[in-house]
RNA sequence: GGGCGUAUAGUUUAACAGUUAAAAUGUCGCGCUGAUAACGCGAAGCUGAAAGUGCAAUUCUUUCUAUGCCCA
Numbered sequence: 001g002g003g004c005g006u007a008u009a010g011u012u013u014a015a016c017a018g019u020u021a022a023a024a025u026g027u028c029g030c031g032c033u034g035a036u037a038a039c040g041c042g043a044a045g046c047u048g049a050a051a052g053u054g055c056a057a058u059u060c061u062u063u064c065u066a067u068g069c070c071c072a
C1' cells in the first nucleotide's frame, strides 16, 4: 500500500429481511434473616464519530476513528 471482518448497558452477548433495543452478570433500593450470603421484588444504565437515502436506520450507502486477520 491492497483486501476482508468487528465496534450495542460497567462486563459478556442478542435484535432474522428497516418500524418504541433485550438477556445474563454487575450496581443501587426494598423484602426475607439475630446478622451476612443465597433467594424474591423493583430501579437506574446502552447502538464508536459524522454525513446520505428513506415516512421511519443498531440494521442500507459513504467517509473517518479504534481494533483483528490475510496479501504484498
Stems, first nucleotide, its partner, number of pairs: 001071007010025004027043005048064005

A computed fold for a 72-nucleotide RNA from a Deltaproteobacteria bacterium, annotated as transfer RNA. The RNAcentral record of the sequence draws on ENA. The coordinates come from a structure-prediction model, not an experiment, and the mean pLDDT is 81. It matches the Rfam family "tRNA". From the family's description: Transfer RNA (tRNA) molecules are approximately 80 nucleotides in length. The family's RNA type in Rfam is transfer RNA.